[in-house]
RNA sequence: UGCCGGGUGGUGAAAUGGUAUCACGCCUGACUCUGGAUCAGGUAUUCGGGGUUCGAAUCCCUGCCCGGCAG
Numbered sequence: 001u002g003c004c005g006g007g008u009g010g011u012g013a014a015a016u017g018g019u020a021u022c023a024c025g026c027c028u029g030a031c032u033c034u035g036g037a038u039c040a041g042g043u044a045u046u047c048g049g050g051g052u053u054c055g056a057a058u059c060c061c062u063g064c065c066c067g068g069c070a071g
Stems, first nucleotide, its partner, number of pairs: 001070007010024004018054001025043006047063005
């Protein structure tokens, strides 16, 4: 430098163009002599910019970052 894949709560992952979801974590409560386990409730997310569309995490353009391959 070229090609390919990826970037989503604190972490790991889902998501036919139509309410962004699940698990773990964290917080509060119940239970317990205390803690843990269990149960109930809560918490917080689409890498930046532009475009298409009634509607974009998703499609298009561009930039940034990470990984792989080639030279």

This is a predicted structure of a 71-nucleotide RNA (transfer RNA) from a Candidatus Chisholmbacteria bacterium.
Its mean pLDDT, the model's own confidence on a scale to 100, is 82.
Its Rfam family is "tRNA". Rfam classes the family as a transfer RNA.
The RNAcentral record of the sequence draws on ENA.